[in-house]
């Protein structure tokens, strides 16, 4: 340098061939409970979907530069 894949919540992932209200588990916060802590419950808060444009009535989802990784070929 060429190819191909990845980029969603603080982590580690689902959804992701167009209409999700954007989600799960762990952390994290508040209450029960407990002498206190833990574990257990129950209830919350956390995302402009890497970035930046384009298609589109309508983009997490399609195209398209760019950045960052990871495999592979030279």
């Nucleotide at each position: 340098g060429g190819u191909u894949c990845g980029c969603u919540a603080g982590c580690u992932c689902a959804c992701c061939u167009g209409a999700a209200u954007a989600g799960a588990g762990c952390a994290c916060u508040u209450g029960a409970c407990u002498a206190c802590g833990g574990a257990u419950c129950a209830a919350g808060a956390g995302g402009u979907u890497g970035u930046g444009g384009g298609u589109u009535u309508g983009a997490a989802u399609c195209c398209c530069g760019c950045g960052c990784g990871a495999a592979u070929c030279a």

The prediction has a mean pLDDT of 80. Predicted 3D model of a 74-nucleotide RNA (transfer RNA) from Candidatus Colivivens equi. The RNAcentral record of the sequence draws on ENA. It matches the Rfam family "tRNA". Rfam classes the family as a transfer RNA.